[in-house]
The part of an RNA shown here (small-subunit ribosomal RNA, central domain) has 350 nucleotides and comes from an uncultured Verrucomicrobiota bacterium.

Context: one part of a larger RNA
RNA sequence: CUGGGCGUAAAGGGUGCGUAGGUGGUUUCGUGUGUCGGACGUGAAAGCCCACUGCUUAACGGUGGAACGGCGUUCGAAACUACGAGGCUGGAGUGCAGGAGAGGAGAGCGGAAUUCUUGGUGUAGCGGUGGAAUGCGUUGAUAUCAAGAAGAAUACCGGUGGCGUAGGCGGCUCUCUGGAAUGCAACUGACACUGAGGCACGAAAGCGUGGGGAGCAAACAGGAUUAGAUACCCUGGUAGUCCACGCCCUAAACGGUGCACACUUGGUGUAGGAGGAAUUGACCCCUUCUGUGCCGGAGUUAACGCGUUAAGUGUGCCGCCUGGGGAGUACGGUCGCAAGAUCAAAACUC
Numbered sequence: 001c002u003g004g005g006c007g008u009a010a011a012g013g014g015u016g017c018g019u020a021g022g023u024g025g026u027u028u029c030g031u032g033u034g035u036c037g038g039a040c041g042u043g044a045a046a047g048c049c050c051a052c053u054g055c056u057u058a059a060c061g062g063u064g065g066a067a068c069g070g071c072g073u074u075c076g077a078a079a080c081u082a083c084g085a086g087g088c089u090g091g092a093g094u095g096c097a098g099g100a101g102a103g104g105a106g107a108g109c110g111g112a113a114u115u116c117u118u119g120g121u122g123u124a125g126c127g128g129u130g131g132a133a134u135g136c137g138u139u140g141a142u143a144u145c146a147a148g149a150a151g152a153a154u155a156c157c158g159g160u161g162g163c164g165u166a167g168g169c170g171g172c173u174c175u176c177u178g179g180a181a182u183g184c185a186a187c188u189g190a191c192a193c194u195g196a197g198g199c200a201c202g203a204a205a206g207c208g209u210g211g212g213g214a215g216c217a218a219a220c221a222g223g224a225u226u227a228g229a230u231a232c233c234c235u236g237g238u239a240g241u242c243c244a245c246g247c248c249c250u251a252a253a254c255g256g257u258g259c260a261c262a263c264u265u266g267g268u269g270u271a272g273g274a275g276g277a278a279u280u281g282a283c284c285c286c287u288u289c290u291g292u293g294c295c296g297g298a299g300u301u302a303a304c305g306c307g308u309u310a311a312g313u314g315u316g317c318c319g320c321c322u323g324g325g326g327a328g329u330a331c332g333g334u335c336g337c338a339a340g341a342u343c344a345a346a347a348c349u350c
Base pairs, nucleotide, nucleotide: 003322004321005320006319007304008303012318014201015200016199017198021194022193023192025088026087027086028085029084030083031082034080035077036076037075038074039073040072041071042070049065050064051063052062053061054060091191092188093187094186095184096183097182103177104176105175106174107173108172109171110154114150115149116148117147118146119145120144121143125136126135162169163168206247207246208245209244210243211242215241216240220236221235222234223233258317259316260315261314262313263312266295267294268293269292270291271290272289273288274287275286276285299306300305323350324349325348332343333342334341335340
């Protein structure tokens, strides 16, 4: 390299959009690029292979054949492929209609709790633990009542419920805004799938500047525990957590399962839409589309399991793997303020 693979053994890119490229529905006509057939020319000799043969044999040699998988010219074929021209509507998209949703951005508002401040009542404890102590408290704490301030998070509803490409999204209202599903079948007429590079987004932590800071809490301090205790437990507590703008670009970024399309027995939940039957209407019932769960058939799998949401059966395209360690390291490049990220070896060793 080929092959074989990628849920858990090594292996799916964190996610999307999309460039080149690869691949591409149905039908008619044409051309004849690939493709297929014939003929001719060429493909030196030697060698390889086959047959016969010469040295006693072999090696070696001789004669003939085959082969030289190829290329060129020319004549033809037109199913497939390609190209050109013209149609089609099933793929894809647009339009219209009524619904669903923690989808995104901004602004405003609410209640509960917590802490703090002030005032009232009130007195000796509170707090904390396995038990304690540090800590707080007669300068009046804890408890309780009233008033005020601040920041953060939004109990119940809440649900293997919903939405989003992923990360993720949860009080209420308003403004702006994206997408999906369903129904109708009016319009376009292959406009499609995938996607190396590229671009954008990307939890938490971290970084820069400026705010904010109630609670929580790395670091740190103290008290315990212990042989020790740089921990687990307790009392404190700073970055941080929050906001704005700008970086960082990583995760067990997981369904450990790339995307798209097609096909292949079923059962039972649930969410959204549509239709039918029935009904005064609703609920209930039946059918269907889309999503999301569970259980299982064939099949598949090393097994576990998966099983119309496939890990089944196929097609197209991308990414990735190739024994363990060394190592996701060194060097170098690129990016970054830094932390570091990314691309990514070898010696050596088992």
The RNAcentral record of the full RNA draws on ENA and SILVA.